[in-house]
RNA sequence: GGACGUUUAGCUCAGUUGGUUAGAGCGUUCGGUUCACAUCCGAGAGGUCGCAGGUUCGAAUCCUGCAACGUCCA
Numbered sequence: 001g002g003a004c005g006u007u008u009a010g011c012u013c014a015g016u017u018g019g020u021u022a023g024a025g026c027g028u029u030c031g032g033u034u035c036a037c038a039u040c041c042g043a044g045a046g047g048u049c050g051c052a053g054g055u056u057c058g059a060a061u062c063c064u065g066c067a068a069c070g071u072c073c074a
Stems, first nucleotide, its partner, number of pairs: 001073007010026004019057001028044005050066005
């Protein structure tokens, strides 16, 4: 230098032939249970879906550029 892949909650990841409110597990906070802790149960908080732009009535999802990380080629 070239090709491909990944980027969504604190962590690990779902979700895309564009459409109702963006989700799960773990973690975390509060409450219940306990003498207490753990377990278990209930409730909550937490996200400009990597960044910028484009297409569209409508974008996490399609297109372009850039960035970070990974694999391969030279």

The RNA shown here (transfer RNA) has 74 nucleotides and comes from a Candidatus Uhrbacteria bacterium. Its Rfam family is "tRNA". It is annotated as a transfer RNA. The source organism's lineage runs through Bacteria, Bacteria candidate phyla and Candidatus Uhriibacteriota. Model confidence (mean pLDDT): 81 of 100.